[in-house]
Model confidence (mean pLDDT): 76 of 100. Lysine riboswitch aptamer from a marine sediment metagenome, 160 nucleotides, folded computationally. Its Rfam family is "Lysine riboswitch aptamer". The family has 47 seed sequences and 3,224 matches in Rfam 15.1. From the family's description: Riboswitches are metabolite binding domains within certain messenger RNAs that serve as precision sensors for their corresponding targets.

RNA sequence: AGAGGCGCGGCACAGCAUGAGUACCGUCCUGGAGCGUGGGAAGCGGGGAAAGGACGGGAAAGGGCUGGCCGCCGAAGCAGGUGGACUUCCCGGGUUCACCUGCUGGGCUGGUGCUGAAAAAGUACUAGACUGUCACUACCUGGAGAGGUAGUGGAGCGCU
Numbered sequence: 001a002g003a004g005g006c007g008c009g010g011c012a013c014a015g016c017a018u019g020a021g022u023a024c025c026g027u028c029c030u031g032g033a034g035c036g037u038g039g040g041a042a043g044c045g046g047g048g049a050a051a052g053g054a055c056g057g058g059a060a061a062g063g064g065c066u067g068g069c070c071g072c073c074g075a076a077g078c079a080g081g082u083g084g085a086c087u088u089c090c091c092g093g094g095u096u097c098a099c100c101u102g103c104u105g106g107g108c109u110g111g112u113g114c115u116g117a118a119a120a121a122g123u124a125c126u127a128g129a130c131u132g133u134c135a136c137u138a139c140c141u142g143g144a145g146a147g148g149u150a151g152u153g154g155a156g157c158g159c160u
Base pairs, nucleotide, nucleotide: 001160002159005073007072008071009070010069011068013067014066015065016064024057025056026055027054028053029052030051034044035043038091039090040089041088076104077103078102079101080100081099082098083097084096085095086094087093105131106130108128109127110126111125112124113123114122115121133154134153135152136151137150138149139148140147141146
């Protein structure tokens, strides 16, 4: 430098569904002291809190799928640790970024667990067939270099 192929990631540009007739808003009724909140503080509340109901309106984000564009082939993903940022403020939790360590060759399908609103999607473990690659064994082709078929094994710290 290069190859694997339903190959990997990014952007959030287009489309789609989900989220959801949910949150929230308005009017009215019941209710009658809490809400804020996982724990507190601020803040709100008898000029009516929570909760429930009727009617009228009614989202978005996160998470996805397809396409597009871009960067790529430890691509990257996950787990743990440390630190930073964000989450009204503090604690806890969560999200995200950077670094370090560990695991995973790759995608596909099924099962179980976890995350998730989820029958989406992701991930860990497990089972299966497939695929690239190398090694070994047997056989076949070939003058040779080499190639093919079948089987077994290894791991990307690999292979050419």